Background
Predicted 3D model of a 110-nucleotide RNA (Glycine riboswitch aptamer). Its Rfam family is "Glycine riboswitch aptamer". Its family is annotated with glycine biosynthetic process in the Gene Ontology.
RNA sequence: AAGAUAAAUGCGGGAGAGACUCAAUAAGCGUUAUUGAGCGCCGAAGGAAGAAGCUUGGUGAUUCGCCAUUACCUAGUGAAUAUCUCAGGCAAAAGGACCGUAUUUGGACA
Numbered sequence: 001a002a003g004a005u006a007a008a009u010g011c012g013g014g015a016g017a018g019a020c021u022c023a024a025u026a027a028g029c030g031u032u033a034u035u036g037a038g039c040g041c042c043g044a045a046g047g048a049a050g051a052a053g054c055u056u057g058g059u060g061a062u063u064c065g066c067c068a069u070u071a072c073c074u075a076g077u078g079a080a081u082a083u084c085u086c087a088g089g090c091a092a093a094a095g096g097a098c099c100g101u102a103u104u105u106g107g108a109c110a
Base pairs, nucleotide, nucleotide: 006105007104008103009102010101011100012099013098018039020038021037022036023035024034025033026032027031040090041089042088046086047084048083053077054076055075057073058072059071060070061069
């Protein structure tokens, strides 16, 4: 089951922040591109750290003993579009968390 949470794909939407400076190389110059360096900045690919509280387990206290309670320790949760800025990004394009929609997968409650 007239299919929950969710995942994949297509389509639509989708923010922020220097088309910064210098050097080298390539194309004749201007200029553009690539690479390297420098300064400034952004957070919405990815990544990292993170408190109270709550939960599992362990140890101790309490108890004749158990339960319950309580202290400490370990682990989990809290936990993101917040924080950091490693990575990524700072014209357009691309990318883009997330949102809407369609299809598919999947099979929770009953």